């Protein structure tokens, strides 16, 4: 230098053919249970979906550029 994959909550990830409100587990906080802790049950907070543009009535999803991470080739 070229090519490929990935980037969504603090962490690990899902998200179907573009459609109504963006989700799960773990973690955190609160409550219940317990003498207490753990387990278990319930609830809450937490996201400009990597960045900038484009297409579209509508984008996490499609397109382009850039950035980052990993891999392959030279």
């Nucleotide at each position: 230098g070229g090519c490929c994959a990935c980037u969504u909550a603090g962490c690990u990830c899902a998200g179907u053919u573009g459609g109504c409100u963006a989700g799960a587990g773990c973690a955190u906080u609160c409550g219940g249970u317990u003498u207490a802790c753990a387990u278990c049950c319930g609830a809450a907070g937490g996201g400009u979906c990597g960045c900038u543009g484009g297409u579209u009535c509508g984008a996490g999803u499609c397109c382009a550029g850039c950035a980052g991470u990993g891999g392959c080739c030279a």
Molecule: transfer RNA
Organism: Candidatus Brennerbacteria bacterium